Context: one part of a larger RNA
């Protein structure tokens, strides 16, 4: 420069009143009223990144576009608890190192071989509900449950042969090592069906309340049970004057229709629960209904849609006479992450910056709709 620019301009134009605290209040706290978002950059849950910003107490010199008794600020103290959540294991594109090779040579180069690395959104052993703290919780506590490994005891079984059934198939499968084969893990896009569940909504009963009405009527993992659909399979059957069948495509003497049976999903039911939650009731039925779960059909491709670890089955060979993968009991399960923000103030943008930043959840009315509008829950009105 200058008490100048700015502290107004955004489809997020937002506040007002009273009380409290205090030396001091437009901005802090509380109450009432008003306003905003509401398939959402304004709610809820997580990544990346940040790295204590979390909670409590005490403060206001600075930081905060003014003020501040407030704070993501200052000072002090406190806070992150895991066999089951994730890492840890596996491999992917690819990367690194070593050896060999190329080169006169290398800290250079590339193929091969070997070893290792490489995903906190791919694969993967196993946990749910409730309670609790000022601050953590699938981690602590309560209840119920599960996995892997080790050990002990027992049982089934075993040292020549399983049983039922026409069959599909079912029951039952001794241990150790090894080999082979197969299945699983394990998969594109588009489209059309079926079965469920979450959720929503309506009616009645019951319970509560501020009572012409409003709100509620809840409950997991795990265990057990017996299904059925689609699809496939077996037995039977034996078809043209074709018949059967789908939303659609279709199917049939290489066996259709019809009949009988087998394998088989998510669900469902019972239990868990004499528990939890709730002041209490803690029921029934109808409609709707997912983008969630399960299960099928069809179409497209000059594009054919991972791998490995891990798990399972069958068969062959060898071995010991013992001995389970079943039952019971005991033990072990280390290490790392776990606070908080996740954004119109905690990340990247020099700033409490109208910018940028991946994923999941999503109630009502209207509606084809996650559009638009209005609202709920919840959150904001620096």
């Nucleotide at each position: 420069u200058a008490g100048u620019a700015g502290c107004a301009g955004c489809g997020a134009u937002a506040c007002c009143u009273g009380a409290g605290u205090g030396a001091g209040a437009a901005a802090c706290u509380c109450a009432g009223g008003g306003g905003g978002c509401g398939a959402a950059u304004a709610g809820g849950g997580c990544a990346c990144g940040g790295u204590u910003u979390c909670c409590u107490c005490a403060g206001c010199g600075a930081u905060g576009u003014u003020g501040u008794u407030c704070a993501g600020c200052u000072g002090a103290g406190g806070g992150u608890u895991a066999g089951g959540c994730g890492g840890u294991c596996c491999u992917a594109a690819g990367u690194u190192u070593g050896c060999u090779c190329c080169u006169a040579a290398c800290u250079g180069g590339a193929a091969g071989c070997a070893a290792a690395c490489g995903a906190a959104a791919g694969g993967g052993a196993a946990g749910c509900c409730g309670g609790u703290u000022a601050a953590u919780a699938u981690u602590c506590c309560g209840g119920c449950c599960c996995u892997a490994c080790u050990g002990a005891g027992g049982u089934a079984g075993g040292u020549u042969c399983u049983c039922a059934g026409u069959a599909a198939u079912g029951a039952a499968a001794g241990c150790u090592c090894u080999c082979u084969u197969c299945c699983u893990g394990a998969c594109a896009c588009c489209u059309c069906g079926g079965g469920a569940u979450a959720g929503g909504u309506c009616u009645a009963g019951c319970c509560g309340c501020u009572c012409u009405g409003c709100g509620g009527u809840c409950u997991a993992a795990g265990g057990a049970g017996g299904a059925u659909a689609a699809a496939c399979c077996g037995c039977u059957g034996g078809a043209g004057a074709c018949u059967c069948g789908u939303c659609a495509u279709g199917a049939g003497g290489a066996g259709a229709a019809g009949g009988c049976g087998g394998u088989u999903a998510a669900a469902c039911u019972c239990u868990u629960a004499u528990g939890g939650g709730g002041u209490a009731a803690c029921u029934a039925g109808g409609c709707u209904g997912a983008u969630u779960c399960c299960u099928g059909g069809g179409g497209u491709c000059c594009a054919u849609g991972a791998a490995a670890a891990g798990g399972g089955a069958a068969g062959g060979g060898a071995g010991a006479a013992c001995g389970a993968u079943c039952c019971u009991c005991a033990g072990u399960a280390a290490c790392c992450g776990u606070a908080c923000c996740u954004a119109g103030a905690a990340c990247c943008a020099g700033u409490a910056c109208a910018g940028g930043u991946g994923c999941c959840c999503u109630g009502g009315c209207u509606g084809a709709g996650a559009a638009g509008g209005c609202c709920a829950a919840g959150c904001c009105c620096u």